[in-house]
Context: one part of a larger RNA
Molecule: small-subunit ribosomal RNA, central domain
Organism: uncultured bacterium
RNA sequence: CUGGGCGUAAAGCGUGCGCAGGCGGCCCGUUAAGACAGGUGUGAAAUCCCUGGGCUCAACCUAGGAAUUGCGCUUGUGACUGGCGGGCUCGAGUACGGUAGAGGGGGGUGGAAUUCCUGGUGUAGCAGUGAAAUGCGUAGAGAUCAGGAGGAACACCGAUGGCGGAGGCAGCCCCCUGGGCCUGUACUGACGCUCAUGCACGAAAGCGUGGGGAGCAAACAGGAUUAGAUACCCUGGUAGUCCACGCCCUAAACGAUGGGUACUAGCCGUUUGGUGCGCGAUAGCGCUGAGUGGCGAAGCUAACGCGUGAAGUACCCCGCCUGGGGAGUACGGCCGCAAGGUUGAAACUC
Numbered sequence: 001c002u003g004g005g006c007g008u009a010a011a012g013c014g015u016g017c018g019c020a021g022g023c024g025g026c027c028c029g030u031u032a033a034g035a036c037a038g039g040u041g042u043g044a045a046a047u048c049c050c051u052g053g054g055c056u057c058a059a060c061c062u063a064g065g066a067a068u069u070g071c072g073c074u075u076g077u078g079a080c081u082g083g084c085g086g087g088c089u090c091g092a093g094u095a096c097g098g099u100a101g102a103g104g105g106g107g108g109u110g111g112a113a114u115u116c117c118u119g120g121u122g123u124a125g126c127a128g129u130g131a132a133a134u135g136c137g138u139a140g141a142g143a144u145c146a147g148g149a150g151g152a153a154c155a156c157c158g159a160u161g162g163c164g165g166a167g168g169c170a171g172c173c174c175c176c177u178g179g180g181c182c183u184g185u186a187c188u189g190a191c192g193c194u195c196a197u198g199c200a201c202g203a204a205a206g207c208g209u210g211g212g213g214a215g216c217a218a219a220c221a222g223g224a225u226u227a228g229a230u231a232c233c234c235u236g237g238u239a240g241u242c243c244a245c246g247c248c249c250u251a252a253a254c255g256a257u258g259g260g261u262a263c264u265a266g267c268c269g270u271u272u273g274g275u276g277c278g279c280g281a282u283a284g285c286g287c288u289g290a291g292u293g294g295c296g297a298a299g300c301u302a303a304c305g306c307g308u309g310a311a312g313u314a315c316c317c318c319g320c321c322u323g324g325g326g327a328g329u330a331c332g333g334c335c336g337c338a339a340g341g342u343u344g345a346a347a348c349u350c
Stems, first nucleotide, its partner, number of pairs: 004321003007304002012318001014201004021194003025088007033081002035077008049065006091191001092188005097182003103177007110154001115149007125136002162169002206247006215241002220236004258317006266295012299306002323350003332343004
């Protein structure tokens, strides 16, 4: 290099944007770089191959041919790729009109509950467990009523539901704002797909500064359990969990399934558009689009399973894999305040 792969065996970058690069719709003209064809020069000899010849044969030697798949020059062809010019509208996009939504940011606001505080009533227990004890309580707890404070999260609706590129997003209202989908017309006229490097986003935990702190709760303390119990259970409890700003950049970041386009039986649900039938609203029935589930033709698969939301059939682009351990370690580089992240071996061993 050819070849084989990546749902679960090793293997899809956490996600997006996107420069270079790779790839690229329909028609006409032109060019002749790629491509193809002819000619020509060169491609040393030996070797290899074919046909002969010489050593009694063979190895070996030897003659001729072929081959040397290449490169240069030249003539030609114009289908295909590329270049250039012109055009097109189905790809892509824009405008207008609709439409659903926990999509994002900011501000405000509501009720339930927990805890705490104050006061009233009231008296001996409360809490906790397998059972207990630590703990709380006669300085009046727990229970109950009223008032107040404060923080965090939003029961029911709620879904097999919706939105988002992923992470993720949920009380209600207002403001700002991104994207999607649908219908029909007008417009632009290939403006497209993918994307190494790069840039941005990126749960939780963690870090820095300042705030906040109800509940929960690493660490920690005590009580139990136990042979022990640095645990599981219980009583407490600090970081943290919350907010602002700045870092960190990881994950079973999962559909363990990269993106795009086209094609290939259906059936049943569900979300949300468009539309027809029906006198009409709702409902219903049918058609059509986008999403999301279940089951299944063909096909695929080692099997499990996948199956128009493909893991089927093809093409384009990117990423990644190559026995287990050593090891996602060491060293070096880059990044980080640190924790650490990223890139990423070898000896040795089975």